[in-house]
């Protein structure tokens, strides 16, 4: 410089049109003298950003960012 691949909750990560889940993490409340484990609930997201196609996009196309990996 060129190809590829990732970019989703605080953290690891599912989801590949019909609108977003887990798991751990934090909160509360049960339980216990208390603590811890254990149940039961809660919050917590412009899906990297910005256009475009579609009646609909987190998944599709196109630019830019930021990490990786090869190759040169």
């Nucleotide at each position: 410089g060129a190809u590829c691949c990732c970019u989703u909750a605080g953290c690891u990560c599912a989801g590949u049109g019909g609108a977003a889940g887990a798991g751990c993490a934090u909160c509360u409340g049960c339980u216990u003298a208390a603590c811890a484990c254990g149940c039961a609930g809660a919050a917590g997201g412009u899906c990297g950003c910005a256009g475009g196609a579609u009646c609909a996009a987190a998944g599709c196309c196109u630019g830019c960012a930021g990490g990786g990996a090869u190759c040169a």
The RNA shown here (transfer RNA) has 72 nucleotides and comes from Chlorella variabilis. Rfam family: tRNA. It is annotated as a transfer RNA. Its mean pLDDT, the model's own confidence on a scale to 100, is 83.